[in-house]
Context: one part of a larger RNA
RNA sequence: GUCUGCGAGUUAUUGUCAGUGGCAAGUCUAAGUCCUAAUGGGACGUAGGCGAAGCGAAAGCGAGUGUGAAUAGCGCGUCCAGUCGCUGGCGAUAGACCCGAAGCGGAGGUGAUCUAACCAUGAGCAGGUUGAAGCUGCAGUAACAUGCAGUGAAGGACCGAACCGGUGUGCGUUGAAAAGUGCUCGGAUGACUUGUGGUUAGGAGUGAAAGGCUAAUCAAACCCCGUAAUAGCUGGUUCUCUCCGAAAUAGCUUUAGGGCUAGCGUCGGGUGAGUACUCCGAGGAGGUAGAGCACUGAUAGGCUUAGGGUCCCUAACCGGAUACCAAAACCUGUUAAACUCCGAAUGCCUCGGAUCCAUUACCCCGGCAGUCAGUCGAUGAGUGAUAAGAUCCAUCGUCGAGAGGGAAACAACCCAGAUCACCGACUAAGGUGCCUAAAUACCGUUCAGUGGUAAGGAGGUGAAGUGACAUAGACAGUGAGGAUGUUGGCUUAGAAGCAGCCACCAUUUAAACAGUGCGUAACAGCUGACUCAUCGAGUUACUUCGCGCCGAAAAUGAUUGGCGAUCAAACGGUAUACCGACGUCGUGAAUGUCUUCGGACAUGGUAGGAGAGCGUAGUCUUUGCAUCGAAGCUGUUCUGUAAAGAGCGGUGGAGCGGAGACUAGCGAGAAUGCAGAC
Numbered sequence: 001g002u003c004u005g006c007g008a009g010u011u012a013u014u015g016u017c018a019g020u021g022g023c024a025a026g027u028c029u030a031a032g033u034c035c036u037a038a039u040g041g042g043a044c045g046u047a048g049g050c051g052a053a054g055c056g057a058a059a060g061c062g063a064g065u066g067u068g069a070a071u072a073g074c075g076c077g078u079c080c081a082g083u084c085g086c087u088g089g090c091g092a093u094a095g096a097c098c099c100g101a102a103g104c105g106g107a108g109g110u111g112a113u114c115u116a117a118c119c120a121u122g123a124g125c126a127g128g129u130u131g132a133a134g135c136u137g138c139a140g141u142a143a144c145a146u147g148c149a150g151u152g153a154a155g156g157a158c159c160g161a162a163c164c165g166g167u168g169u170g171c172g173u174u175g176a177a178a179a180g181u182g183c184u185c186g187g188a189u190g191a192c193u194u195g196u197g198g199u200u201a202g203g204a205g206u207g208a209a210a211g212g213c214u215a216a217u218c219a220a221a222c223c224c225c226g227u228a229a230u231a232g233c234u235g236g237u238u239c240u241c242u243c244c245g246a247a248a249u250a251g252c253u254u255u256a257g258g259g260c261u262a263g264c265g266u267c268g269g270g271u272g273a274g275u276a277c278u279c280c281g282a283g284g285a286g287g288u289a290g291a292g293c294a295c296u297g298a299u300a301g302g303c304u305u306a307g308g309g310u311c312c313c314u315a316a317c318c319g320g321a322u323a324c325c326a327a328a329a330c331c332u333g334u335u336a337a338a339c340u341c342c343g344a345a346u347g348c349c350u351c352g353g354a355u356c357c358a359u360u361a362c363c364c365c366g367g368c369a370g371u372c373a374g375u376c377g378a379u380g381a382g383u384g385a386u387a388a389g390a391u392c393c394a395u396c397g398u399c400g401a402g403a404g405g406g407a408a409a410c411a412a413c414c415c416a417g418a419u420c421a422c423c424g425a426c427u428a429a430g431g432u433g434c435c436u437a438a439a440u441a442c443c444g445u446u447c448a449g450u451g452g453u454a455a456g457g458a459g460g461u462g463a464a465g466u467g468a469c470a471u472a473g474a475c476a477g478u479g480a481g482g483a484u485g486u487u488g489g490c491u492u493a494g495a496a497g498c499a500g501c502c503a504c505c506a507u508u509u510a511a512a513c514a515g516u517g518c519g520u521a522a523c524a525g526c527u528g529a530c531u532c533a534u535c536g537a538g539u540u541a542c543u544u545c546g547c548g549c550c551g552a553a554a555a556u557g558a559u560u561g562g563c564g565a566u567c568a569a570a571c572g573g574u575a576u577a578c579c580g581a582c583g584u585c586g587u588g589a590a591u592g593u594c595u596u597c598g599g600a601c602a603u604g605g606u607a608g609g610a611g612a613g614c615g616u617a618g619u620c621u622u623u624g625c626a627u628c629g630a631a632g633c634u635g636u637u638c639u640g641u642a643a644a645g646a647g648c649g650g651u652g653g654a655g656c657g658g659a660g661a662c663u664a665g666c667g668a669g670a671a672u673g674c675a676g677a678c
Stems, first nucleotide, its partner, number of pairs: 001678006011094013026050003032044005054061002064076004097236002100233001104226003108223003116200009125190001127159003130155001134151006163187003168183004202218001204214003239613006249262005263371002265368006278354007290342001291340002296336003300332003305326001307325002309322004374399001376397005382391002404415003419589004424585003430579003433563003439576007456550002460547010477534005483507003488502003513528001517526002590603005614667001616664010632651008
């Protein structure tokens, strides 16, 4: 892991509500006693309980009473039948649906055969090295001291086996081993090691002290008991169908992943009319969007001008200047969630009307809940960075608890709400080259594979428009001219159209600037403006809109879903078809509600409420089957909307069904469930 079996809302008492029954202003017996065909049944038993009257703290009064001075007001009553069984829902008390702690307590017990310390009595330590004190001899001293040589054999001395330990590292890590093994390493006559026997025990021992050790267990051992401790936590909780169907909010909470009350669900009862909901009309309240600057603030420039700064003047006062700062007033221009002279649309309230229908909606009373982690999208705000698949509110929708079609795939987007069946029809969103069901026609745009990424940039291209010039010849090209006073004046080394400053005239002209750019040291030179000729029809500047272009860099091979597609299979528009869903229609069927009995309408669903059934074991009554073969097992066929039921064959070899009523140790796939098998 699989298979088989077992495995979770029970029982007692009590309260409350519903259903059902007995008796009824009453109702019921409890303990017990007696009888009996005796685990049973019947009779007696009125002690007592509940109810029929309440109010008050009470005395007490009483359909009233309490308060009170009150014959007032107000509070609670007076109007409504109870009580005892049975069945069910839920609460309370008990282990109270089941399993699960770490723990707490016991003047209950067992442990020192492991280990810690101690006591008694024994045992063990190869070999080698060093050579303390003391002693002897010699030297030495006045005598000691002292020195040298020897002797000697001390030491928590040295090296190193046994023995004890466990430093580093390899292996081992479902091991050979629930702590080992290989190499390496520490102590090894000592605070050494060790045998045997004994002592100390659980808030206690023992501890050269690590909270170490006390039998693979230690910040309080193990066993038993209290004990089914408690668990606002996690997991699990077993057959079927039908009806309805939530919430993830508010307030309070040592409260925030828990609760209580309300909100929202369901079931029963009641009231119930043009009422609830929706729409239309009318009347209201209000200060949002917008707008505005009349208030409160913010704010740019100007004008005017207090007060300052700076400069000038003065011996000082006075005075003057100001491209500085600036109050108040005024003019022009902005601005605000906590500004408003104004001010919508929605929404809200009231009234009138319309649609709508009767076991309705709304509302009231009662039983039973679940919910208190929400989520994304659209819109209006706050927080944030006008970030977040962010966060926090409001209104709506979806998911949650919603299947189906579309968006390639994709809870929350678009379409649409699945009773069941159909190899019928029509549509929605979205689509109609092929994959892939379904399309053709017409008018335009785009050349970028744009479609299938931005700010910004550009004679890409299409459309609409405005202005100017143009057969009295425009625009572009080509030919010619582009002059004179004059090198204008100033400045300058020079300045001659062309470093810079000032002025920018006049003449001849078809036209020609006191000069547009290049150029020179300065001139020169080239060119432009401007004019004529040639040419012969449109040219030029700007605005708006459509579609494109650049901008465009990421790590294995790329992607509108793919292939592929350019008068499109891209984009915009027009017209007509078609495809396309569990939508709608059609046909048939089921269940529920209503019914004028013709039919009509309804039937997605988590938590949850309500209802109806299937099956298992047993009891009672009744009725059956069975050695001519019961149950069980097995194969197969059939029936029912489901749980399920029936027939036939085989096996098996002795019991087992149907109907009605009742009782429950009554239904498994999950609990890291329990036991067994493989």
Record summary: This is a predicted structure of a 678-nucleotide part of an RNA (large-subunit ribosomal RNA, domain II) from a marine metagenome. Its mean pLDDT, the model's own confidence on a scale to 100, is 84.